[in-house]
The part of an RNA shown here (small-subunit ribosomal RNA, central domain) has 345 nucleotides and comes from an uncultured organism. The RNAcentral record of the full RNA draws on ENA and SILVA. Its mean pLDDT, the model's own confidence on a scale to 100, is 89.

Context: one part of a larger RNA
Formats: sequence, C1' cells, structure tokens
RNA sequence: CUGGGUUUAAAGGGUGCGUAGGCGGCAUUAUAAGUCAGAGGUGAAAGCCCGUCGCUUAACGAUGGAACUGCCUUUGAUACUGUAGUGCUUGAAUCAAGUUGAGGCUGGCGGAAUGUGGCAUGUAGCGGUGAAAUGCAUAGAUAUGCCAUAGAACACCAAUUGCGAAGGCAGCUGGCUGGGCUUGAAUUGACGCUGAGGCACGAAAGCGUGGGGAGCGAACAGGAUUAGAUACCCUGGUAGUCCACGCCCUAAACGAUGUUUACUCGUUCUAGGCACAUGUUGUCUGGGACCAAGCGAAAGCGUUAAGUAAACCACCUGGGGAGUACGUCGGCAACGAUGAAACUC
Repeated sequence: CUGGGUUUAAAGGGUGCGUAGGCGGCAUUAUAAGUCAGAGGUGAAAGCCCGUCGCUUAACGAUGGAACUGCCUUUGAUACUGUAGUGCUUGAAUCAAGUUGAGGCUGGCGGAAUGUGGCAUGUAGCGGUGAAAUGCAUAGAUAUGCCAUAGAACACCAAUUGCGAAGGCAGCUGGCUGGGCUUGAAUUGACGCUGAGGCACGAAAGCGUGGGGAGCGAACAGGAUUAGAUACCCUGGUAGUCCACGCCCUAAACGAUGUUUACUCGUUCUAGGCACAUGUUGUCUGGGACCAAGCGAAAGCGUUAAGUAAACCACCUGGGGAGUACGUCGGCAACGAUGAAACUC
C1' cells in the first nucleotide's frame, strides 16, 4: 500500500464558516486528454519460469519458448470521466405572504426571599446537631411589626416543551438583530456536498485592570467525631461567584454516535405550520416512546439507524512508560497545542 475499523472493546476533531483539494443533477453537440481495440518500433545479454538436450546424477551448461506486466509512434472506437459550447429544472439559492420560539445584544421596570441599618413591642435565651460544642445574646439577642437600603437569582407557569452550530439560553417589557418552518412556484439556472491548513465562537475554573460584594463559599480558623481525622457534620470566613474591558481555550465540550444525500414495515404521544370531505382526516418540518425487516459480540440500534449505499474530512493499530520527555508554537501566568523513545509485561 492492500485490507479492517471508530455508541460501550483502541479510535468522531468541542462547534461552525470557509481556502486549496476531492467528489458532483438532467438533455444535447463538439473534441478525443483519460479509457478501450488493432498494427509497428522498442523493452541488450545473462538471470527468473516452462520444454528438450549434454556432462554416470545433481549443481552446472546448451538450445527453444514464454515473460519483460512498461514506453513511443500510428490507425480507429466514443459508453463513462475530462474539456469546450448550448439548453433544462428536480439539487441549491432568491422572492412574496404567513408563522414560530428561554436564539443573540442592549436599556427600563417588578415582586418574593435573604442580609444589614433605624424605630417599636418584648425577655432570656437563640442557633446548631445523631448528640453536642465553638458562635450570638441583659451593652437587650432570637421572635414580631413598620420604614430604609444592598447585591444576586427569577418560585408557580414548566413539560420526554421550545430555541440555538456547539458552548448554552428562563421574571416582565422597549429597541436592534440572526435563524427555522409552512404555502405559492414568481426569479436565477448546478450557483452544489465535504473540507487539509486558516479564521471565528467556545461551560466552569483560572489570570490582568477597575468596580461591586447580599447569599453561598475553595483556602484558612475554631468546635465536634475518631485510635488518628490535614475529611465527612457544625460555627465563622478570604479569594471567587456578579459587572465592564482584555486574556485563557480546556471538560464525561456526551447521543461517549463527524457532515451531506438517497432508499427501506408499522403503532403511538407531542411542538409549530398548511389543506380540505372539519375527521379516530391528510400533509410538511421538529421532539419522544415501542417495534418489522435488517444490523450487532451482546447490551441494544431500528425513517432522528448503529439498516442499505455513495461523497468528503477526522481518528485507531496491545497494556504500562505517557498525554510524559525533548524541540517548536501559543499564553502575563496557570498552562494549552503538537508529541516520541529506551525499558518493561
């Protein structure tokens, strides 16, 4: 290389956009580069392989054939691929009319709860636990009422719900803005698919500067538990959690399942449209459950495939050493990306 694989055994890139490249709908004309056929030339000899023969045999040698899978020239073929041209509409996009949603960004507003402060009522406990203690409290706590204030998160609705490429997104409302779906079939006429590099986005934690700081809470302190207890439990509590701007770029970033397209029995629930014969209806696009065929080592998957096929990308090749060392690139750092070998079983 051929070949085999990637839900769970090793293996799908975190996600998208997109460059090169690879691949690419229907009809027709031309060409004849790929492709196929014929002929010619060349492909040294030896060797390899096959037949026959010669040394007593073999090795060895002689001779004939085959092979030399290739290259060049030339004459043809034209289905497929390519190239050039013309056309088409079903792929793709546009348009029009509707519609949908926690999609994104930014402003305003709201109530509950919590903490704190003030005033008032009121008196000896409160809090916490398996039980306690640390802690708070006669300098008046806890509890209750009213007022004020701060930050963060939005109960019920709420759902196997919905939206988004993924990460993710939830109080109400204004503005700006992206997407999807349905119906029509008006417009363009293959404009498509994938995508090495590249670019952008990317939870949480973490970092820088400046704010903010109610609750929670790494670290830390104390109280318990225990043989010990650098824990689990309790009382406190700093960073952080929040905001703005700039970095970091990793996750069990999971459906552990790459993207796209076509095809393949049904039942049932559900979200958003459309249609009419308004129904136990039909149809399109999503989200679930159960199953036929088929697939699978099985668990299971099963029109949202892990079935049947095609295109393109990524990745795997025994365990450990090791996602380590070295080098390089990125980063303020933390660290990230790339990524071995010796040795060993």
Rfam family: Bacterial small subunit ribosomal RNA. Gene Ontology terms of the family: ribosome and structural constituent of ribosome.